Two RNAs folded together computationally: RNase P RNA and transfer RNA, 442 nucleotides in total. Model confidence (mean pLDDT): 80 of 100.
[in-house]
RNA sequence: GGAGUCGGCCAGGCAGUCGCUGCGGCAAUCGCCGUGGAGGAAAGUCCGGGCUUCGCAGGGCAGAGUGCCAGGUAACCCCUGGGGGGCGCGAGCCUACGGAAAGUGCCACAGAAAAUACACCGCCUAAGUGCCGUUCUUCGGCGCCGGUAAGGGUGAAAUGGUGCGGUAAGAGCGCACCGCGCUUGCGGUAACGCGGGUGGCAGGGUAAACCCCACUCGAAGCAAGGCCAAAUAGGGGAACUUCGGCAUAUCGCCGAGCGUGUGGCCCGCAUGGUGUUCCCGGGUUGGCUGCUUGAGGUGUGCGGUGACGCACAUCCCAGAUGAAUGACUGUCUUCGACAGAACCCGGCUUAUCGGCCGACUCCCUCG
RNA sequence: GGGCGCUUAGCUCAGCGGGAGAGCACUGCCUUCACACGGCAGGGGUCGCUGGUUCAAUCCCAGCAGCGCCCACCA
Numbered sequence: 001g002g003a004g005u006c007g008g009c010c011a012g013g014c015a016g017u018c019g020c021u022g023c024g025g026c027a028a029u030c031g032c033c034g035u036g037g038a039g040g041a042a043a044g045u046c047c048g049g050g051c052u053u054c055g056c057a058g059g060g061c062a063g064a065g066u067g068c069c070a071g072g073u074a075a076c077c078c079c080u081g082g083g084g085g086g087c088g089c090g091a092g093c094c095u096a097c098g099g100a101a102a103g104u105g106c107c108a109c110a111g112a113a114a115a116u117a118c119a120c121c122g123c124c125u126a127a128g129u130g131c132c133g134u135u136c137u138u139c140g141g142c143g144c145c146g147g148u149a150a151g152g153g154u155g156a157a158a159u160g161g162u163g164c165g166g167u168a169a170g171a172g173c174g175c176a177c178c179g180c181g182c183u184u185g186c187g188g189u190a191a192c193g194c195g196g197g198u199g200g201c202a203g204g205g206u207a208a209a210c211c212c213c214a215c216u217c218g219a220a221g222c223a224a225g226g227c228c229a230a231a232u233a234g235g236g237g238a239a240c241u242u243c244g245g246c247a248u249a250u251c252g253c254c255g256a257g258c259g260u261g262u263g264g265c266c267c268g269c270a271u272g273g274u275g276u277u278c279c280c281g282g283g284u285u286g287g288c289u290g291c292u293u294g295a296g297g298u299g300u301g302c303g304g305u306g307a308c309g310c311a312c313a314u315c316c317c318a319g320a321u322g323a324a325u326g327a328c329u330g331u332c333u334u335c336g337a338c339a340g341a342a343c344c345c346g347g348c349u350u351a352u353c354g355g356c357c358g359a360c361u362c363c364c365u366c367g
Numbered sequence: 368g369g370g371c372g373c374u375u376a377g378c379u380c381a382g383c384g385g386g387a388g389a390g391c392a393c394u395g396c397c398u399u400c401a402c403a404c405g406g407c408a409g410g411g412g413u414c415g416c417u418g419g420u421u422c423a424a425u426c427c428c429a430g431c432a433g434c435g436c437c438c439a440c441c442a
Stems, first nucleotide, its partner, number of pairs: 001363010012332007020037007039338001043349002046347005051221004058267004063217005068082005083097001084095004098212002103210002105206003120152002122148003128144006160178006179201001180199008225289004235280006242256005258272005282441003296315008368438007377391004385422001393409005415431005
């Protein structure tokens, strides 16, 4: 100097003028003063939690989700650290990564054969046997019965791979190395790693096919929910409005059944009987609350490899409801992308102009 | 704001791991004096887009885009 990897940060600043809006004050009649006023994703709603309501959520089946190990956390499909596998010269990056000898399904076309394997071409004729030739008891040829998974061919995939030996030709048939299974020693919390022994090897792929194993999960959502006010036909329809026992002056109590609810089903539980539930129809389109102090931010110290935790100090930082957060001018040599809170947090994913900082890798050149 | 569903030919839809199909519409020919009807033949597809799993994806999984539906309070 060039190329690249990872992490973090900014997202216009300042001044003036005019506006919008929350809160506080003045005691103000629609004003004045002070102060606060979008984001890193406010987004998608993909996960998790808080909060609220429902009969406190108990059991079983079904269903959904997660899936190497350990840790972090309120929790997670998130994060951190580690292991295995893959990619890259490297810094680093990616990884839905349990089980296919529990069972079932599927594997089109091609191919002989696609899963209790299989002989199309090829190779072989040692053993058994038929015929022919040669005959001097052997050799050769063509067959039959066969042997063979080394080679060809098909396919995404063909029943461990390479080499040597071996053989009629071959073959884990034997051996060496690699791979694999079983077992064992050591290291590690574990996933797993390293080493020894042993078995010729034992049945391809697919679980983002059903499934099995382990673990987790009640449902719904701020249009949840609570309070006040106004208005209307408190209209129509459907379901249940049952049975038995006990007690009694009466109210009643118990059991069974039925309806409703726990938005899948059963049990359990709760509740109803002159009102309850559901459907249709009717009225309103108002106000208050939930509503922002929170698993909060910033700084310092300590513990931890880290995610994170603990302690102390300090700060208050949007709360709208037809819905505020803006417009213009000047200046900073240039000002810009994606985009606008709606109950609140923790993540993930997606969109994004331009720029800054730090750590590291590779190549070239010079000293 | 919250919840749910859909996307396949010009239109309406089926298909749900191995050929992309049906009806209507369109084009050509036959039929008719001509048109319609009818008959025969034919064309037309990024299966919304981008990745992944698989030998193989319209189908299974994930992300993105577009379109549509539902919800309030009172008696």